[in-house]
RNA sequence: GGGCCUGAAGCUUUGCAGGCGAAGUGCCGGUCUCUUAAACCGGAAAAGCGGGUUCGAUUCCCGCCAGGCCCA
Numbered sequence: 001g002g003g004c005c006u007g008a009a010g011c012u013u014u015g016c017a018g019g020c021g022a023a024g025u026g027c028c029g030g031u032c033u034c035u036u037a038a039a040c041c042g043g044a045a046a047a048g049c050g051g052g053u054u055c056g057a058u059u060c061c062c063g064c065c066a067g068g069c070c071c072a
Stems, first nucleotide, its partner, number of pairs: 001071007010025004019055001027043005048064005
């Protein structure tokens, strides 16, 4: 330098032929308990960045960034 793959709650990952964004775990609050833990209930929290297409983009297209693999 070239090619391919990946990027989603704090973390690990489902899912979406374009139409309300999900689970586990963690975090916060509550119930219970002498207290803690466990259990149960409730809550906050996310699409790498920028553009394009579209009524509508996490999803499709382009560029960039970061990580991984391969070639030179």